[in-house]
RNA sequence: GGUCCAAUAGCUUAGGUGGUAGAGCGCGCACCUGAUAAGUGCGAGGUCGUUGGUUCGAAUCCAACUUGGGCCA
Repeated sequence: GGUCCAAUAGCUUAGGUGGUAGAGCGCGCACCUGAUAAGUGCGAGGUCGUUGGUUCGAAUCCAACUUGGGCCA
């Protein structure tokens, strides 16, 4: 220098052919217990890497950029 892949909650991640963003762990509260752990229920937590474009509507499609990784030279 060329090319490909990835970026979504604190962490690990799902998200079909564009139509209200989910799960597990963790965290908070309650129940349970003499108490703790385990278990059960409820809840909080997301400008979906950034900017722009397409569209009635974008995490999703397109372009550029940023960061990380793989391959080639």